Annotation:
This is a predicted structure of a 72-nucleotide RNA (transfer RNA) from a Pseudomonadota bacterium. Rfam family: tRNA. Rfam's curators write: Transfer RNA (tRNA) molecules are approximately 80 nucleotides in length. By type it is a transfer RNA. The sequence is in RNAcentral, with records from ENA. The source organism's lineage runs through Bacteria, Pseudomonadati and Pseudomonadota.
[in-house]
Parts: sequence; structure tokens; C1' cells
RNA sequence: GGCCCCAUCGUCUAAGGGUUAGGACGCAGGCCUCUCAAGCCUGUAAUCAGGGUUCGAAUCCCUGUGGGGUCG
Repeated sequence: GGCCCCAUCGUCUAAGGGUUAGGACGCAGGCCUCUCAAGCCUGUAAUCAGGGUUCGAAUCCCUGUGGGGUCG
């Protein structure tokens, strides 16, 4: 340098163009307990950037950035 794949809460991971962007772990608060742990409840916080298509984009297209794989 060519080609392919990936990018979503702090982490891991869902989401067939119409979702309140969901779940687990974590963190915070509460219940329970003499206390802690466990358990239960509530909260917390996310779509890599720019453009395009569309009535509507996390989702489709283009470019860039970053990461991974492969060939030379």
C1' cells in the first nucleotide's frame, strides 16, 4: 500500500428504518440485618466524526478517524 471486519452507558452486550436505545456487571441510594455479605427495589449513564438517502437512521450509502485480520 490492496482487501475484509469492527466502533452503542465506566465494562461486556442487544436492538429486521418507526424502541422511552434494552439487559448484565459496576457505581449511588433505599429495604432487610445488631453489623457486613447475600437477596430485593429505585436511580445512574451510551449510538466515533462529518455528509447523503428517507416523512423518519444506532440501523442504508459515502468520506474520514481509531482498532483488528489478511495479502504483498